The prediction has a mean pLDDT of 82. This is a predicted structure of a 1520-nucleotide RNA (small-subunit ribosomal RNA) from an uncultured bacterium.

RNA sequence: AGAGUUUGAUCCUGGCUCAGAACGAACGCUGGCGGCGUGCUUAACACAUGCAAGUCGAACGUGAAAGGGACUUCGGUCCUGAGUAAAGUGGCGCACGGGUGAGUAACACGUGGAUAAUCUACCCGAUGGACCGGGAUAACACUUCGAAAGGGGUGCUAAUACCGGAUAAGCCCACAGGCUCCCUGGAGCUUGCGGGAAAAGGUGGGGACCUUCGGGCCUACUGUCAUCGGAUGAGUCCGCGGCCCAUUAGCUAGUUGGUAGGGUAAUGGCCUACCAAGGCAACGAUGGGUAGCUGGUCUGAGAGGAUGAUCAGCCACACUGGAACUGAGACACGGUCCAGACUCCUACGGGAGGCAGCAGUGGGGAAUUUUGCGCAAUGGGGGAAACCCUGACGCAGCAACGCCGCGUGAGUGAUGAAGGCUUUCGGGUCGUAAAGCUCUGUCAGAGGGGAAGAAACCCCUGCAGGAUAACACCCUGCAGGAUUGACGGUACCCUCAAAGGAAGCACCGGCUAACUCCGUGCCAGCAGCCGCGGUAAUACGGAGGGUGCAAGCGUUGUUCGGAAUUAUUGGGCGUAAAGCGCGUGUAGGCGGUCUGUUAAGUCUGAUGUGAAAGCCCCGGGCUCAACCCGGGAAGUGCAUUGGAUACUGGCAGACUUGAGUACGGGAGAGGGAAGUGGAAUUCCGGAUGUAGGGGUGAAAUCCGUAGAUAUUCUAUAGAGCAGUGUGGUCGAAGGCGGGCCACCUGGACGAUGACCGACCGCUGAGGCACGAAAAGUGUGGGGAGCGAACAGGAUUUAGAUUACCCUGGUAGUCCACGCUGUAAACGAUGGAUAUUAGGUGUCGGGGGUUACCCUUCGGGUGCCGCAGUUAACGCGUUAAAUAUCCCGCCUGGGGAGUACGGUCGCAAGGUUAAAACUCAAAUGAAUUGACGGGGGCCCGCACAAGCGGUGGAGCAUGUGGUUUAAUUCGAAGCAACGCGAAGAACCUUACCUACUCUUGACAUCCUGCGAACUUGGUAGAGAUACCUUGGUGCCUUCGGGAGCGCAGUGACAGGUGCUGCAUGGCUGUCGUCAGCUCGUGUUGUGAAAUGUUGGGUUAAGUCCCGUAACGAGCGCAACCCCUAUCCUUAUUUGCCAGCACUUCGGGUGGGAACUCUAAGGAGACUGCCGGUGACAAACCGGAGGAAGGUGGGGAUGACGUCAAGUCCUCAUGGCCCUUAUGUCCAGGGCUACACACGUGCUACAAUGGCCGGUACAAAGGGCUGCAAUACCGUAAGGUGGAGUGAACCCCAGAAAGCCGGUCUCAGUUCGGAUUGGAGUCUGCAACUCGACUCCAUGAAGUUGGAAUCGCUAGUAAUCGCGGAUCAGCAUGCCGCGGUGAAUACGUUCCCGGGCCUUGUACACACCGCCCGUCACACCACGGGAGUUGAUUGUACCUGAAAUCGGUGGGCUAACCUUCGGGAGGCAGCCGCUUAUGGUAUGGUCGGUAACUGGGGUGAAGUCGUAACAAGGUAGCCGUA
Repeated sequence: AGAGUUUGAUCCUGGCUCAGAACGAACGCUGGCGGCGUGCUUAACACAUGCAAGUCGAACGUGAAAGGGACUUCGGUCCUGAGUAAAGUGGCGCACGGGUGAGUAACACGUGGAUAAUCUACCCGAUGGACCGGGAUAACACUUCGAAAGGGGUGCUAAUACCGGAUAAGCCCACAGGCUCCCUGGAGCUUGCGGGAAAAGGUGGGGACCUUCGGGCCUACUGUCAUCGGAUGAGUCCGCGGCCCAUUAGCUAGUUGGUAGGGUAAUGGCCUACCAAGGCAACGAUGGGUAGCUGGUCUGAGAGGAUGAUCAGCCACACUGGAACUGAGACACGGUCCAGACUCCUACGGGAGGCAGCAGUGGGGAAUUUUGCGCAAUGGGGGAAACCCUGACGCAGCAACGCCGCGUGAGUGAUGAAGGCUUUCGGGUCGUAAAGCUCUGUCAGAGGGGAAGAAACCCCUGCAGGAUAACACCCUGCAGGAUUGACGGUACCCUCAAAGGAAGCACCGGCUAACUCCGUGCCAGCAGCCGCGGUAAUACGGAGGGUGCAAGCGUUGUUCGGAAUUAUUGGGCGUAAAGCGCGUGUAGGCGGUCUGUUAAGUCUGAUGUGAAAGCCCCGGGCUCAACCCGGGAAGUGCAUUGGAUACUGGCAGACUUGAGUACGGGAGAGGGAAGUGGAAUUCCGGAUGUAGGGGUGAAAUCCGUAGAUAUUCUAUAGAGCAGUGUGGUCGAAGGCGGGCCACCUGGACGAUGACCGACCGCUGAGGCACGAAAAGUGUGGGGAGCGAACAGGAUUUAGAUUACCCUGGUAGUCCACGCUGUAAACGAUGGAUAUUAGGUGUCGGGGGUUACCCUUCGGGUGCCGCAGUUAACGCGUUAAAUAUCCCGCCUGGGGAGUACGGUCGCAAGGUUAAAACUCAAAUGAAUUGACGGGGGCCCGCACAAGCGGUGGAGCAUGUGGUUUAAUUCGAAGCAACGCGAAGAACCUUACCUACUCUUGACAUCCUGCGAACUUGGUAGAGAUACCUUGGUGCCUUCGGGAGCGCAGUGACAGGUGCUGCAUGGCUGUCGUCAGCUCGUGUUGUGAAAUGUUGGGUUAAGUCCCGUAACGAGCGCAACCCCUAUCCUUAUUUGCCAGCACUUCGGGUGGGAACUCUAAGGAGACUGCCGGUGACAAACCGGAGGAAGGUGGGGAUGACGUCAAGUCCUCAUGGCCCUUAUGUCCAGGGCUACACACGUGCUACAAUGGCCGGUACAAAGGGCUGCAAUACCGUAAGGUGGAGUGAACCCCAGAAAGCCGGUCUCAGUUCGGAUUGGAGUCUGCAACUCGACUCCAUGAAGUUGGAAUCGCUAGUAAUCGCGGAUCAGCAUGCCGCGGUGAAUACGUUCCCGGGCCUUGUACACACCGCCCGUCACACCACGGGAGUUGAUUGUACCUGAAAUCGGUGGGCUAACCUUCGGGAGGCAGCCGCUUAUGGUAUGGUCGGUAACUGGGGUGAAGUCGUAACAAGGUAGCCGUA
């Protein structure tokens, strides 16, 4: 410090997620030791049991027992125990310490102040006292009530308990003065006078004196009273600071203030009476929710954010609510009273209790410890002290809960052992790891030694000092001695033995370090995000290996970080979320120039404070560290105070440039209101006139013979104003348009530079005005045209009445007066000011020069463009640039601009405005493709123009379907279907049925035997089995070997079994279409672009020109083959011009001219000419030429697409079968047959059929072959065999054609299916199931609906010939030649393709994407008759305890008394206040609910197709 994730890719925006640190944690797996810490975050839920606050005999009166001893009459007594235990009076303490965080949004806390408005026990310092008296009371005794708790009565007694009086310097109160100081009303000091308020003793020692022998007295210590001061602690008040909600906007009657009084330690409405009507609030009152606050802690670079365990400060609370008492201090955790809930005891009458003290229990919960030891230390209470108490505390126990430290060994050791895993079978890896050898001894274990924490109080001894009458006593100090340890025989040390007892957890697809095998097969499962898993999973589970951390490791939860993702530091708002529709203006914020002053902000210094601990630095102590100790720094803050005065602010004065005013100009659809105008439309009337009109893609409804439409003449009504003129003008926006005249009125602009002089400026939360876009609404008018709804018609359609189109047509549109308040109210761009290149239009004004033009200065309004900016597009003086000020708004998508609440509205609805839940995206701009019922250009038998077919018939063949035991399998739009198959009777053959074999039909290896092989017979359908016969081979180094067969063993064979979606190879297709790319450079943030686009041209990305591109590659073309012309060479089996012979056949001699053959060459290149064209490429025409613009044909198929086809050609990964899915064999099947489709053949006839005669090919094939002449048969064919391994012989007769004849339009002399009979050939075998021949039979069919196919020249059409396969079998396929056309105007349309451009919400790419209803399931939410709970307001009722007040007739020790009584007090009663409870009525929040509403999600449901392309009716916004 970043990373992953939206896309085909890119940049941005933006969310989600991860890596880090932390924790009082929990859970899972695992677990050796020690140190230091920490340990109910939940039920402030309920608590059994024990302990947690007592102490003092030196304040006081009492006062046992057990035990021991002595005596005893054995009943007991005495001494001791012992003035002990114990209870009581009294004092101090119990308000500390300890716990918890419920409440509290508050002066509760923090910080800084104030107290001139206060108190403070114990402690310290100072001053001065402590005199004289009195009456009670507990304990105790007796008695009494009660179950108990607990009381009652009578009697006795003490005090440092209580009371009265005296004294009074300080003290308090009142009054009257003085001085000083301050300030909030006063404070301090002082003077005078009057009044008021105190007390207690105890202990030790003691010389004299006194004594009732207790003591007095003296003295020391201590206690006590008053006052002042200090210290400590506390109370109260104030400034500032720190949570959320405005869907909480108004709150408040003791409320705000005053006066008087009461009350308090003390101010104060704290309380009461009276008077006034105030007080708080947008700088957030009131209300609601949540919460103890802080030092700090965690995180962070910081600013911040989160948090408030342990430790420390403060606050609050103590079962819940209320109340006071005592006291220095409480409204009191282990006190009291009352009420309530709960628990317990009970004799039912009454009582008792409060762990949020330490342990512990139950409960809750994911979860948090021992009913331990000790007061040894530290601290606290009491005490003079010893000492007692102390669950504070110190320790121990439990828990890996955290931090820190240590160990689980070290060295050496390669046959790289065994074993595991893996493997390409070679190896690799675990791995120096182990074993082995040599060492060491931390921890744990055993034995032994053994601290520090302890210093004291106190006691003893000694010395010195103080006090004193005192060398007693007492106090202080010093020195010495003695005593005290829970932890604990702990830390630590020594010795012994022994590598011996001590390693796990998570992860290994990317982020993120770390990879393989097996299993599984969208299953099981994983997952933080993206996402893995559908048969080769580095992502699931296991294993091996590896990586990370380590006595821990992971997971979960939470916080901060990353997140600049709330942005002060440090973000944005044209299109991503985001500028209010627009103005005016209040508060607020900000604000021109100069001078003076002030010193609030600001800056600087000083002082105080900012507790300790913590963080940081330095140093020190535990062996180190954690931890602990000492010192420092810091604590960015607050307060007081001194100073500075630039800037901001305040005050005062001045200025003119901001702003405004005045004068006089011109421009304008600016606004309001009134009058006036003509064209068009409709309606009415008249005239002319006749059959249609109207409307549409086409029609119909409709109008019209009752006279329409059309033409023409008048008249009416309402609405709107073509052109001029608009790219313009005006207005804040919405918006504003006939002309003219007149009226009222707003604003801007230019000029003059006169006036004013900055609270006069800018912006503007709320508020107010406008909002006259449309729609909508109320009342009343108006209504020609248009026209939601509605009605009719029609088209299309699966449907279309509910769309588009048409004919009608109501609201409405118009006017007046109101309401509504919204729009894609848009420049999707808030307002103001200033600065920053220009160019070019336009509107209005001014200046210069002026005829115009031109130039220049302001104000508007457009376009282009530099710098700059932007994610890009773009913006660019009219900013989206650079700055300042103010306002509004945004923070992922959906849910949702919705619900609820408030508010406005007549309503419709507007405005303000969430959450649950859900997703990992949603979005912007640009890029490349693809697509479009977008555009442009171009091509193709694509259409058109033609010729011939298919679709109808019969048959052949293939397919589907059906059937079957099987009808083997594959191929599926074009690009499956006469396809694999260039040929299924057996074989083929993969299928079915039945019968066999199991190392196998086939390959390699091993062992044994045997030559191999074979004749015949039997059984069987055969495979095969058994018997039988013949046979001893070849090579040899004589050992044996090669080949073959049989038997055996196991490795293995075998599979046309599966997966073409694991693959290779091959192939189809777009398409022989002209495209597809790269290097370097350049442009762009980038994907990418450029090149390859553009202008021409071409069959072509073919070529030329232009050009930030320059080049190159694969394609195109050419090179190759055939063919068309010629030449050279060659001459047999081919040829024969000339010569000769001839049986007249190139037959022979001969020839090499010609044809042909087959080798090599030539030729054609837009080369030449003319024209067009850009001086180009090229095109057009022409010449020559056998051939002319690629001459014709073939081979040749770019990058890629279709997961196209093929595992059944072959090869191959993986899986599967292994006495079978392998193998052998017989028979059957692949040939079935209601049907449907494709491809063909033959036809339907006269351009023909039949008969006879006759002519001309090319290319092939042939030895298991082709087969001539000849003979036989009607024929298929047979017999036979010359020739021929073929330019020689054969197949082999070419056919259409030509000549002649016949048939004469008919189901025929067309057509030949089907069937019967007879045969031929092949073959082991033609039944299922071959081909052919002859005789006979003679079906459909008379040119084929919708639709559809091929073909542009030697082509279509037509005619025959050959070949492969093959024993036989072709209408198919592959070739060959013969005859030989028609048409193409042209590119509008259909199909396919190419290039450019445009739109896109597509990228699996239109066979795309995607919307809504309905149905089903689940989830959360809203409404809801109600019902239920919590909380709170108001009114009223009730009114415990208690304080206060009143009363006090009853009772009453202290004082007074005249002895009667009084004062005072108490009970009782009454009143105020008031907890709880109740009644009534509201508010708020929640739970639940029949039913209901929309929303979200869900695998492949239904219906349509709204949007994205012109999305097929452009889309969208507002409204009905």
Annotation:
It matches the Rfam family "Bacterial small subunit ribosomal RNA". Gene Ontology terms of the family: structural constituent of ribosome and ribosome. The RNAcentral record of the sequence draws on ENA and SILVA.